[in-house]
RNA sequence: GCCGAAAUAGCUCAGCUGGUAGAGCAGUCCCUUCGUAAGGGAAAGGUCACGAGUUCGAUCCUCGUUUUUGGCU
Numbered sequence: 001g002c003c004g005a006a007a008u009a010g011c012u013c014a015g016c017u018g019g020u021a022g023a024g025c026a027g028u029c030c031c032u033u034c035g036u037a038a039g040g041g042a043a044a045g046g047u048c049a050c051g052a053g054u055u056c057g058a059u060c061c062u063c064g065u066u067u068u069u070g071g072c073u
Base pairs, nucleotide, nucleotide: 001072002071003070004069005068006067007066010025011024012023013022019056028042029041030040031039049065050064051063052062053061
């Protein structure tokens, strides 16, 4: 230099062909226990990397940028 993939909660990842964004773990509170761990329950936590475009409506489609990563040279 060329061709791909990825970017979503603190972490690891889902999200079905465009229609209000979810799980597990971690953290907080409660229940259980003499107490701890384990177990159960509840609530909280998100500018869906950034910028534009299409659309009534974008995490999802199109273009560009950034970062990470794989392959080729």
The RNA shown here (transfer RNA) has 73 nucleotides and comes from a Candidatus Parcubacteria bacterium. The coordinates come from a structure-prediction model, not an experiment, and the mean pLDDT is 80. It matches the Rfam family "tRNA". The organism belongs to Candidatus Parcubacteria, within Bacteria.